[in-house]
A computed fold for a 92-nucleotide RNA from a Candidatus Micrarchaeota archaeon, annotated as transfer RNA. Its mean pLDDT, the model's own confidence on a scale to 100, is 80. Rfam family: tRNA. From the family's description: Transfer RNA (tRNA) molecules are approximately 80 nucleotides in length. The family's RNA type in Rfam is transfer RNA. NCBI's taxonomy places the organism under Archaea, Nanobdellati, Microcaldota.
RNA sequence: GGGCUCGUAGCUCAGCCUGGUCAGAGCGGCGGUCUUAUAUGGCUUUAGCCUAAGUGAGCCGUAGGUCAGGAGUUCAAAUCUCCUCGGGCCCA
Repeated sequence: GGGCUCGUAGCUCAGCCUGGUCAGAGCGGCGGUCUUAUAUGGCUUUAGCCUAAGUGAGCCGUAGGUCAGGAGUUCAAAUCUCCUCGGGCCCA
């Protein structure tokens, strides 16, 4: 220098080819809970019992995004076109 590929929520990704239907999922965060387990708290006949704050699990709810950036096409762009930036790979 040339080519390919990736960039979407804090993280991992789907959606892109085939433009419209809400920008989504899981995890994580936050809030709630008539559920559940549990003592590092207590009682005590020392073998058990009580409570359930905190913590974990379950369930319910909720917030969070310039779709890497810019421009163009279009009634309409995460999606199409061009340029740029960043990561990865290949060729020279």